A computed fold for a 117-nucleotide RNA from a Phycisphaerae bacterium, annotated as TPP riboswitch aptamer (THI element).
Lineage of the source: Bacteria > Pseudomonadati > Planctomycetota > Phycisphaerae.
The sequence was found by an Rfam model in a public genome assembly.
It matches the Rfam family "TPP riboswitch aptamer (THI element)". Rfam links the family to the GO term thiamine pyrophosphate binding.

RNA sequence: GAAGUUUGCUAGGGGUGGCUCGAUAUAGGUUGAGCCUGAGAAAAUACCCUUUGAACCUGAUAAGGAUAAGCGGCGUUCAGUCGUAAAGCCUUCGUAGGAAAGCGGUUAAAUGGUUUU
Repeated sequence: GAAGUUUGCUAGGGGUGGCUCGAUAUAGGUUGAGCCUGAGAAAAUACCCUUUGAACCUGAUAAGGAUAAGCGGCGUUCAGUCGUAAAGCCUUCGUAGGAAAGCGGUUAAAUGGUUUU
């Protein structure tokens, strides 16, 4: 000895949903069961992110696609098969526009300097 590795403190930013079936009914709200993704599915001493910024917000009730526990059809009702769904799922939008930082510790190579032999 880098804006590398990794980590701590303080401070700050952020999201907390979607779908299926049912119940309820001052209304798209409340609630039960189930399914989906994720770090996180509402409350926490949690989780993620802080300009090296795809955390998150806007555009956006965006565009295309996948998925069935459930529901419906077919099936002599079994096996199975077909249809039906959305989202922090996939692709795009997107080197779009916004978005919250300071101080330490740790560790490696190249390279350079100094000293000694």